FMN riboswitch aptamer (RFN element), 117 nucleotides, folded computationally.
Its mean pLDDT, the model's own confidence on a scale to 100, is 78.
Rfam family: FMN riboswitch aptamer (RFN element). Gene Ontology term of the family: FMN binding.
RNA sequence: AUAAUUCUUUGGGGAAAGGUGCAAGUCCUUAUCGGCAGUAUAGUCUGCGAGCCUUUUUUGGCAGAUACGGUUAAAUUCCGUAACCGACGGUUAUAGUCCGGAUGGAAAAAGAAUUUU
Numbered sequence: 001a002u003a004a005u006u007c008u009u010u011g012g013g014g015a016a017a018g019g020u021g022c023a024a025g026u027c028c029u030u031a032u033c034g035g036c037a038g039u040a041u042a043g044u045c046u047g048c049g050a051g052c053c054u055u056u057u058u059u060g061g062c063a064g065a066u067a068c069g070g071u072u073a074a075a076u077u078c079c080g081u082a083a084c085c086g087a088c089g090g091u092u093a094u095a096g097u098c099c100g101g102a103u104g105g106a107a108a109a110a111g112a113a114u115u116u117u
Base pairs, nucleotide, nucleotide: 001117003115004114005113006112007111008110009109010108016030017029018028019027031097032096033086034085035048036047037046038045043084044083051062052061053060066082067081068080069079070078088100089099090098
């Protein structure tokens, strides 16, 4: 250094102001956030996870969003401009941002030990 096994740790962010109203962090105006792997650096490409439905289990199914211009050998990832999207349950009133399942779990990342070559 390679591979395998075991263990440990880490592993999702965000509502400030005004308006309407009996009532809204849920509506309207503005604000604000972006899991993991791949790839030229990605919420919007490809795949995965979280969620929901199904199955005794394995499993199977459903589910969001980007364009234009520039640079480059290479970018829907960088730069510029303008957009768009967001599980389930709850709620005096419709939720990405509040409360709850969750002091949970996961994709995965890092480290340690042992063994192998």